[in-house]
The part of an RNA shown here (large-subunit ribosomal RNA, half B) has 1227 nucleotides and comes from a hot springs metagenome. Rfam family: Bacterial large subunit ribosomal RNA. The prediction has a mean pLDDT of 82.

Context: one part of a larger RNA
RNA sequence: UCCGGGCCAGGGAACUCGGCAAAUUAGCCCCGUAACUUCGGGAGAAGGGGUGCCUGCAGUCUUAGGGCAAACCCCUGGGGCUGCAGGUCGCAGUGACAAGGGGGACCCGACUGUUUAAUAAAAACAUAGGUCCCCGCAAGCCCGUAAGGGUGUGAACGGGGGCUGAAUCCUGGCCACUGGCGGUCCGUGAAGCCAGGGUUCAACCUGGUGAAGCGCCGCUGAAGGCCGGGGGUAACUCUGACCCUCUUAAGGUAGCCAAAUGCCUUGCCGGGUAAGUUCCGGCGCGCAUGAAUGGAUCAACGUGGUCCCCACUGUCCUGGCCCGGAGCCCCGUGAAUACACGGAGCCGGUGCACAGGCCGGCAACCCCCUGCUGGGCGAUAAGUCCCUGUGGAGCUUUACCGCAGCCUGGCGUUGGCUUCUGGGUUAUAGUGCGUAGUGUAAGUGGGAGCCUGUGAAACAACGCCUUUGGGUGUUGUUGAGGCGGCAAUGAAACACCACUCACUGUAACCUAGAAGCCUCACUCCUGGGUAAUCCGGGGGGACAACGCCAGGUGGGCGGUUCGGCUGGGGCGGCACACCCGCAAAAAGGUAACACGGGUGCCCAAAGGUCGGCUCAGACGGGUCAGAAACCCGUCGUAGAGUGCAAGGGCAAAAGCCGGCCUGACCGAACCCUUGAAAACAAGGGGUUCGGCCGGGAAACCGAGGCCUAGCGAACGCUCGUGCCCCCAUCGAUGGGGGCCGGGCAUGACAGAAAAGUUACCCCAGGGAUAACAGGGUCGUCGCGGGCGAGAGCCCCCAUCGACCCCGCGGUUUGCUACAUCGAUGUCGGCUCUUCCCAUCCUGGGGGUGCAGCAGCCCCCAAGGGUGGGGCUGCCCGCCCAUUAAAGGGGAACGUGAGCUGGGUUCAGACCGUCGUGAGACAGGUCGGGCUCUACCCGCAGGGGGCGCGGGCCGCCUGAGGGGAAGCUGCCCUCAGUACGAGAGGAACGGGGUGGCGCGGCCUCUAGUGUACCGGUUGUCCUGGUGGGCAACGCCGGGCAGCCACGCCGCAGGGGAUAACCGCUGAAAGCAUCUAAGCGGGAAGCCCCUCCCGAGACGAGGCGGCCUUCCAUCGGGGCUCGUGCCCCGGUGGUACGGGCUCCCGUAGAAGACGGGGUUGAUGGAGUAGGGGUGUAAGCUCCGAGGGGGUUUCCCCGAGGAGUUCAGCCCGCUACUCCCAAUCGCCCG
Repeated sequence: UCCGGGCCAGGGAACUCGGCAAAUUAGCCCCGUAACUUCGGGAGAAGGGGUGCCUGCAGUCUUAGGGCAAACCCCUGGGGCUGCAGGUCGCAGUGACAAGGGGGACCCGACUGUUUAAUAAAAACAUAGGUCCCCGCAAGCCCGUAAGGGUGUGAACGGGGGCUGAAUCCUGGCCACUGGCGGUCCGUGAAGCCAGGGUUCAACCUGGUGAAGCGCCGCUGAAGGCCGGGGGUAACUCUGACCCUCUUAAGGUAGCCAAAUGCCUUGCCGGGUAAGUUCCGGCGCGCAUGAAUGGAUCAACGUGGUCCCCACUGUCCUGGCCCGGAGCCCCGUGAAUACACGGAGCCGGUGCACAGGCCGGCAACCCCCUGCUGGGCGAUAAGUCCCUGUGGAGCUUUACCGCAGCCUGGCGUUGGCUUCUGGGUUAUAGUGCGUAGUGUAAGUGGGAGCCUGUGAAACAACGCCUUUGGGUGUUGUUGAGGCGGCAAUGAAACACCACUCACUGUAACCUAGAAGCCUCACUCCUGGGUAAUCCGGGGGGACAACGCCAGGUGGGCGGUUCGGCUGGGGCGGCACACCCGCAAAAAGGUAACACGGGUGCCCAAAGGUCGGCUCAGACGGGUCAGAAACCCGUCGUAGAGUGCAAGGGCAAAAGCCGGCCUGACCGAACCCUUGAAAACAAGGGGUUCGGCCGGGAAACCGAGGCCUAGCGAACGCUCGUGCCCCCAUCGAUGGGGGCCGGGCAUGACAGAAAAGUUACCCCAGGGAUAACAGGGUCGUCGCGGGCGAGAGCCCCCAUCGACCCCGCGGUUUGCUACAUCGAUGUCGGCUCUUCCCAUCCUGGGGGUGCAGCAGCCCCCAAGGGUGGGGCUGCCCGCCCAUUAAAGGGGAACGUGAGCUGGGUUCAGACCGUCGUGAGACAGGUCGGGCUCUACCCGCAGGGGGCGCGGGCCGCCUGAGGGGAAGCUGCCCUCAGUACGAGAGGAACGGGGUGGCGCGGCCUCUAGUGUACCGGUUGUCCUGGUGGGCAACGCCGGGCAGCCACGCCGCAGGGGAUAACCGCUGAAAGCAUCUAAGCGGGAAGCCCCUCCCGAGACGAGGCGGCCUUCCAUCGGGGCUCGUGCCCCGGUGGUACGGGCUCCCGUAGAAGACGGGGUUGAUGGAGUAGGGGUGUAAGCUCCGAGGGGGUUUCCCCGAGGAGUUCAGCCCGCUACUCCCAAUCGCCCG
């Protein structure tokens, strides 16, 4: 330090996003209990009282035995429960354990339930209830290729599906759109069929017929859905019941509201608070409420969300102490992970723009341990954000292409009968009215006759048609004529015959349809029976079912697609194909979503040629009432014109006018451009040759337009008054193909066939590209300056200062896209440190429109300080009360390997808005996993080694470093003085007392005090005493220690300066604080003060002690030699030190300090002092009760005495009883 736990003075939510966490409360009995209410509830509401032990009595239940014949009852004994009374102890009696904190409001959801196993328990889901839709059973819906199965061996009071979501009060308008349902003359409508064309046959073409569907007509909202704008108006003003107008399918009704929905917005008003972005109540032109996508309300309920209050507390002021576990030390075992270089410093700079390594300075002996996390753009995970990919996937839909399913037609399986209807052909009958005309003239042709006893005309009856005038048929009566030609009228002339048209009727045949009946296919039910086939009865029935073909419908399902450029992407735009100018830097070429503009045509003349002419404008004159316009004259290099942009060009023209024409031709080649300097398509331009033409006397010109824009592959379809080929073939005709040419288009314009959404998402990549931070820049921002118009009665500069101009900073916001996408965690808060100064306070000064007090402006100054609350996630800001003041900024918008996680920014959910939808929203709302054992540097501490020219012990110096060790108020005095008319009202100096901060300490006060003492509950051991466990069981105290809330300390002075004030004083005969010289002058700087400090490698100084000696080895020198001397090594020793041992209020380990028998170091003992509070035993007392019986005994919570007792002690002193024995090593 972390985890778990115990306690806390005073305050009591001041903490914080938020009372998170913790604390409080707690069992049982009694009393008592509000609003509201769906009358159940709310309710354990709230708020009070009691609770132990001992003794006695009463009641009740029960049990064993006995009395009794039995029952009841009684007696003796045991047990449970309840009540009352008396006694008694403690701080405390549910004494431990166990065991609701409560209340007032609001939002949402009615409720109990369910859910994202592993971040969301919710307001989401479900729910009872409501409502709509489908379904009559061989049903509907669902599973299945089918067979078959489920619902269901159920049957509309049933089943399935959708929406809503208890109850209560309610649920408005709109059917234009989409959907659903219904209708349907008509339009459209496939196969098939029919007809025509076509074919030796076919194919094929056209027409007809004609289902569903669609069109069309209706209905339908508890179907998908939708539910306006402008202007005016009342006798103050405001408002607008009222009016006008545009418009719609209809214009939001009842309700409700700054709401889970309101942008502006912290709306406005009220309440609560000292202070209220939240909350509650109101208001409502509501960005963008609103009625089963339900609206409103609502008792009860909720581990839901929000606000307030009481109680309570370590959440906080503000921290302290204690206990257990980890961390630390020792023993054992022993990873994961990581890996360029490592011998891994700091600052400034540089650099792909945040360097351990580069440059410059500075720092810096080697090693280890414990800690902390600022850096190693720390670890982890080939970034979830963003973009890119002709990469995926999930979902959606009126994207594209399909499929199942469903609807429908045809054919087959598939038979019989009847009726009706339609069509076609043939036959037959009838009908055919403009006007004129005797009159009902269909058309054309022929035609001079035709009809008639096989019954003319006329009449009557009954039909049919009708243009209402007539026509016509049948029958009857009757019995001989009627019609035409001619004439008239008219476009057309009638009798009669033939052919034809339209319509109507009939018949036959063919064909189609409809309706009905039947049974034999087929199918269902049922009885019998079977291995299976089958048999009988009944229902249905040529339907259905099934198969094939065809049309419709068809995100139910499948497969796909969902352009590019781009100061990120999206939105916007087209800079995506072209033309002109400029950029473009004098060849050519050259970029930007640079700047300024155009094209996607036009023209039959605006083309070709020949000839002629000259424009714009100005001046003078004429006409005229009046001229820009008409006429004349002069000047007129283009100031005009050119079909259209701009540039270039153009004057007997490229402009204007006229004549004649069509060269706006055919074929071929080459060159240029497109596309600089490689290749290349379409397109564009030019030159020449051949052919044929036009104009011109001719030279010549002309293969479109003064030039530069006006454009388009393959495949497919189609055309050619072009050429060629193939198939069938006598031919005709048809089909197919090749070459050339034309049309239909790809404007994303060298040309895929193509919509959305993803926060449920995935993959590959990108710092080629965004969001954070950094870098650059500094428009913006912040802060200065110059000038001085003006304000300031006067007066620019006490103070303020326009316009214009010049800077600085790098805290705003932009721009940029330079490092980072094989990851640099993002707002705010908390914590903690440091820096800047453009100074908020405190300090020193100058000016004042400074009397004083109080201000304003400016200069110096960064030492210290700059606080507490309400609101909100906030930063900011507003507000409250203080204050000397409540300064502004930087440090990766300092700080997440330090914390938090309220906001933002995953997955759930709601609202508003947008979207058909999936879904979306810098809109709102509730909920929602924050990993890391520290290797290196760094930092805070603690040790070891070596060095410091011998070693050791002790004491210093102080280079250097660190601190703020202080900062500041109030009161008294000065002094009611100076000043001032007064009101008011200082200063220097001195004294006192606070606040904040820092350091130390524990006498006091306070806390803790799991050493200790006592009380007490449950239980166990247990006669008692004494103990174990239950959080130290809980509770009451408490020494030492540690501590704050307690106590103590933290003067002042000297030196050098800043602004500034001066002395003397020239340059400059003056003046001048300055140039030489001298003085004063700040909380700031340097000292005196406190701490570290000789690794201060410049390793310092002083004092003391040892360095003696011995053994041994090697080398050298001297010497005759014994030997002596010197040097070096090794070993043993010296002063001294270490280990070991006993210890310490010293301590993580090391270290530090004490002691070690010549000893009080620790233990123990004794005494003192202290804590607790009066032990046990004994004696006596004790509410009462029991027994014996007069003097007695027993039970009894508890009390008194013995007893200032007992128990205990990390303190002090004494005492060698115990343990520091014996020793080892370095030197």